Molecule: transfer RNA
Organism: Paenibacillus harenae DSM 16969
RNA sequence: GGUUCCAUAGUUCAGCUGGUUAGAACGCUGCAUUGUCAGUGCAGAGGUCAGGGGUUCAAUUCCCCUUGGAACUG
Numbered sequence: 001g002g003u004u005c006c007a008u009a010g011u012u013c014a015g016c017u018g019g020u021u022a023g024a025a026c027g028c029u030g031c032a033u034u035g036u037c038a039g040u041g042c043a044g045a046g047g048u049c050a051g052g053g054g055u056u057c058a059a060u061u062c063c064c065c066u067u068g069g070a071a072c073u074g
Base pairs, nucleotide, nucleotide: 001073002072003071004070005069006068007067010026011025012024013023019057028044029043030042031041032040033039050066051065052064053063054062
């Protein structure tokens, strides 16, 4: 240099063939329980879906470019 794959919450990931409000677990915050911690229960916060552009009535999802990471290969 070439080919392919990946990027979604603080972390690990799901999201099927584009469609109605973007989710789970763990973690975090508050409350209850307890003499305290832990544990448990309830409630809550947290996402420009890596960035930009395109297609479409509609894009996390399809296409292109860029950035970062990984694998194979000259």